RNA sequence: AUAGCUCAGUUGGUAGAGCAUGAGUCUCUUAAUUUCAGGGUUGUGGGUUUGAGCCCCACU
Numbered sequence: 001a002u003a004g005c006u007c008a009g010u011u012g013g014u015a016g017a018g019c020a021u022g023a024g025u026c027u028c029u030u031a032a033u034u035u036c037a038g039g040g041u042u043g044u045g046g047g048u049u050u051g052a053g054c055c056c057c058a059c060u
Base pairs, nucleotide, nucleotide: 001060004019005018006017007016021037022036023035024034043059044058045057046056047055
């Protein structure tokens, strides 16, 4: 080592932001503005635990 990219995740309690993308709004058109939506087997394989993004081990 977590969304397409850059990164959060505060004693373990059912995962988020910005940008990007799609749709709408606005505009003569584009861009900009603004609203909404989609998108995740949390690198792979094990272990601990009632429960792992978080703790432990190995591997890349």
Record summary
The RNA shown here (transfer RNA) has 60 nucleotides and comes from Podarcis muralis. Taxonomically the source falls in Podarcis (Eukaryota, Bilateria, Amniota, Sauropsida). RNAcentral holds the sequence, with entries from Rfam. The prediction has a mean pLDDT of 82.